[in-house]
Context: one part of a larger RNA
Order: sequence, then structure tokens, then C1' cells
RNA sequence: GAACGAACGCUGGUGGCGUGCUUAACACAUGCAAGUCGAACGAGAAAGUUUCCUUCGGGAAAUUAGUAAAGUGGCGCAAGGGUGAGUAUCACGUGAAUAAUCUGCCCUCGAGAUCGGGAUAACAUGGUGAAAACUAUGCUAAUACCGGAUAAGACCACAUUUCAUAAGAAACGCGGGAAAAGAAGUCUCAAUCUUCACUCGAGGAUGAGUUCGCGCAACAUUAGCUUGUUGGUGAGAUAAAAGCUCACCAAGGCUACGAUGUUUAGCCGGCCUGAGAGGGUGAACGGCCACACUGGAACUGAGACACGGUCCAGACUCCUACGGGAGGCAGCAGUGGGGAAUAUUGCGCAAUGGGCGAAAGCCUGACGCAGCAACGCCGCGUGAGGGAUGAAGGCUUUUGGGUCGUAAACCUCUGUCAAAUGGGAAGAAUUCUGACGGUACCAUUAAAGGAAGCCCCGGCUAACUCCGUGCCAGCAGCCGCGGUAAUACGGAGGGGGCAAGCGUUGUUC
Repeated sequence: GAACGAACGCUGGUGGCGUGCUUAACACAUGCAAGUCGAACGAGAAAGUUUCCUUCGGGAAAUUAGUAAAGUGGCGCAAGGGUGAGUAUCACGUGAAUAAUCUGCCCUCGAGAUCGGGAUAACAUGGUGAAAACUAUGCUAAUACCGGAUAAGACCACAUUUCAUAAGAAACGCGGGAAAAGAAGUCUCAAUCUUCACUCGAGGAUGAGUUCGCGCAACAUUAGCUUGUUGGUGAGAUAAAAGCUCACCAAGGCUACGAUGUUUAGCCGGCCUGAGAGGGUGAACGGCCACACUGGAACUGAGACACGGUCCAGACUCCUACGGGAGGCAGCAGUGGGGAAUAUUGCGCAAUGGGCGAAAGCCUGACGCAGCAACGCCGCGUGAGGGAUGAAGGCUUUUGGGUCGUAAACCUCUGUCAAAUGGGAAGAAUUCUGACGGUACCAUUAAAGGAAGCCCCGGCUAACUCCGUGCCAGCAGCCGCGGUAAUACGGAGGGGGCAAGCGUUGUUC
């Protein structure tokens, strides 16, 4: 000098765009953050309103409404959002391999969608329990579940051929086994047709798994480490190679080119600095990874060993009739605590994107916006021109003057910003639909009015005098100032620098 997710002191007009718990991965009250589909399915209220009856207490019907709430089923919940605890690792970066693999939804192509069956939730009636919830019997549906037919190297066994980079790949013969579901529209119904959905196969796209080369912090005041350890054979497991696991066999494997141990740490694109080489760093934005109270485990599923799922154990908090139960903000707000320090329990799905749905639509604290904070960057303003009796006053003086100083007053103007009044968008693609927002912007109005501070002035380093103090009080980044004439302390006048900021502290180069 530059920089910052900064903090502190003094000060503070305004706009745009960004940024905002770096500390306790500490504990959390409350609300919201993942639902959707009636065009898969069975069942199905109530309040209210109207009409009728009435013993005036009420009852019945219609409507509410095939609506609400609940249930079976499908898809989604593995995305999006948060955090950086762990991890010195094929976690990440980069380049390869997969003839060792999987891939829901989407696209293309081929083939097909037939005949049956038995349940079960909801519901009803019982029972247990304080609750959470559980249980017995009975009834019922499906795009839920099960069986049969048909059927292709899609799969399996045996055999053959071709290719090959080692495990293999492709083709093919016989045999075996192997799938499915309907809904809506057109119409009064059926059939046909159309759309959506369904089954099998091939290919694509996308996403993912696994493996390898190279790179990837400090300490040697860490020198030896290892027994599933290293390799083989066989088997098992997996979508998949492999000690991944197991049985048996062998005794190997790593290491001064730093093993092992300890400490620290998410990695990268980037960001800061620097002429560069390099050094530092990994907030925001983007990619990858890991985690979800702590530890462990599997289930479902195309995909999880799953933040707002399940089970077990533990700590903590809450409820309890003491028998037993409930919970997990490192989602968005918000609270306590810690701290030098970091915001609203806001508005909206209008846009973009996502989930479900044929659609209308519903959901979406993703997102779009608004609020708070000079936290940062950038812009603008705090007036412009004229004006010498060089006014008054302050300071200083060699008492003549000098200086603040065209500065002020005064005259003539202007109207940026702010304010008031009136009008008022784009953003909507697409008939409708705008949270932002009566916002931006435009016009008019009045009025210089409402808007300047902070640090410094001995040298480095731009800027000097007076007074006070007297090695005191104090200053200080370094050198150093202060003991009676202090340009270095404190005040004043003057000056210098930057400016809605200016200084200080911390950190990096």
C1' cells in the first nucleotide's frame, strides 16, 4: 500500500446492488418448511338453509354433498433446503477403465394385454388402556394380492459356431421356467375409436456404483508397523471385480522416495495479495463429499442403510392414573446461552423451478420480494454566480499590521436529494393471473431552506504558532518527546488529509 463475512470509538443525508452466528455440530417454547391423485377403489358425515308434521320437547325429507375428515392403492417423500462434526482418505481434483455393473420418471423401436381366485383396511359390534395405542368377531372393493393359458437368448442347463484385450463378447439348436389392469372421453348402453395407464424385450438419454495412474498439511522431540494382515484354492454375499466374508493352504505385505503414530483440516472452481514466481485462504456463488441428539442396525424402494421414516441402546427434555408413553430447528423465522460480534416469530406463490394430477388445480420458509444493519462496493447531495467598508469577532503581533477571508453579511439565481400533492408502469409468456406496490418513474408546488464529520500537523509523512504544564500530568507505530521559552503532553487559533465517513484493533499478502 492492498484486502476483510470483521469488531470497537466518534460521527451520520440519500439511492442502487450485494452481504450478514467466523464463537456452543450448545439446548430449544411456538408457527410454518411434502404432499398430491375421486379419470385406481370401497365407503361417506355435520353445522347451516328450505319444506312438512308436531304432544311445541322435537321428528321427517330435501339441500349442504358424493363435499369434509378418515381408509386401501399409485407416484413423490433419496430432490430441493441446512451444516462442516467427522474424514490426511481414491474424500477431493485431474486423466483413464468398467468385456466386472445398475438406472424409476423421459425418448425411439418391436411384441403383447387372456381366463380365473382368495383375502383385507375402511366400516359395524365387542374387549383392554389414564393416554399413546392394541385386540377379537363379522362385511366389502380395486390399477392391492395370488394362480392358470399364451410367449421372445430376456433368464437357466447342455451343445455348437464366430470374434477376442485374460477373466469374456456375439450368434444359434433342443429342453426348462417366466408377464400384465384397467380408467376416462365420444354415446342412453354396448361395440369401435381416441387419450392416459399397464407387461416383456432392444436401444438411447440421464443419474449412479466400483477400480486404477498422478496430485493432495505439520511433526522424526513419532522408526519400525501389520494376522484377514499379504497371496492362493474353493465357497458365500453383492447390481457388480475384490479378504468384501468364510474354510483350508502358504508366509507374506508396507517402510528413510517417511510406513506406523500424533496433531490439525471437509476438498475443488475460486477469493485476497503480488510485476511475476509465489504466499495466504476455502464466507457468499457453483461442483463433489460427509453428517442429521449420540452410537448401532436393517426394512421399503429404481435409488437410502433415509434431516422433518422404522427398530434397539444411551444422554437430555416433557406427559402420566406410576403400569407406561412422547420428542429431536446443522430447514425458515424466533428464544435462551456463549461471544468483540451477525437480522423479521414479515408478504406471496405474480415470476422461475420442483412434486402430484388427463386437466382445473393443490402443495412448495426452494424461490421471488419486503423489513433490520454505513457491514461492503458504487452513485448523488449538503448549493451556484457576484460580493472589500478586506465588517464585527477570534487568534496573533515587532502594535504598523497579519490571518481566518470572498469566507460571512448582502444581491441575483437554481431545485439534484429529501418533503407534499396529482398521475402511475414494465416485469404476463397466455383469455385470466402482480406479493413486490400506489413501488420505480413522470408532472406540479414551496423553500437555501432539512443534510459534515473524523484523524493528523517533531522526523519517517502533507500540515505551525500562542497559552497551560514543568521527567509531573501525559504521548508513542519506530526513533523518541516532557526536568520553566515543548511546532512531540493538554487547550486554542491556524493548517494538512480523507469524506458519509474517519480513525483504532485484529488477520493475510
This is a predicted structure of a 509-nucleotide part of an RNA (small-subunit ribosomal RNA, 5' domain) from an uncultured bacterium. The prediction has a mean pLDDT of 82. Rfam family: Bacterial small subunit ribosomal RNA. Gene Ontology terms of the family: structural constituent of ribosome and ribosome.